The RNA shown here (Glycine riboswitch aptamer) has 106 nucleotides and comes from Desulfoluna spongiiphila. NCBI's taxonomy places the organism under Bacteria, Pseudomonadati, Desulfobacteria, Desulfolunaceae, Desulfoluna. The model forms 90% of the base pairs in the Rfam consensus. Rfam family: Glycine riboswitch aptamer. From the family's description: This family represents the bacterial glycine riboswitch. Its mean pLDDT, the model's own confidence on a scale to 100, is 77.
[in-house]
RNA sequence: AUGAAAACAGCAGGAGAGAUCUUCCGGCGCGUUGUAGCGAGUGCGAUGCGAUGCGGAAGGCACCGAAGAAGUAAAUCUUUCAGGUAAAAAGGACUGCUGUUGGACG
Numbered sequence: 001a002u003g004a005a006a007a008c009a010g011c012a013g014g015a016g017a018g019a020u021c022u023u024c025c026g027g028c029g030c031g032u033u034g035u036a037g038c039g040a041g042u043g044c045g046a047u048g049c050g051a052u053g054c055g056g057a058a059g060g061c062a063c064c065g066a067a068g069a070a071g072u073a074a075a076u077c078u079u080u081c082a083g084g085u086a087a088a089a090a091g092g093a094c095u096g097c098u099g100u101u102g103g104a105c106g
Base pairs, nucleotide, nucleotide: 006101007100008099009098010097011096012095013094018061020060021059022058023057024056025055026054028053030050031049032048037044038043062085063084064083068081069079070078071077
């Protein structure tokens, strides 16, 4: 002085599968209703109930497979324990680039 493998960090990309059913909880909107009630009056204005789009939790069945886990000589193969299944968020094997460590090869 060239600067491989590997490790770490940052950035970018990154799939699959029920917006499922039941129950419970929450609460903006909708209906009851501008109702009940209050007020001198222009006015102010609920509670409860109901169904249902929304969110969360638990359980059931179905499904996915790319964190992890297990089996295998090994695996992006298999199993699905965990995890996940509209969008969003999160996660995400793996890939590329940059930087640091590293020091194979010459």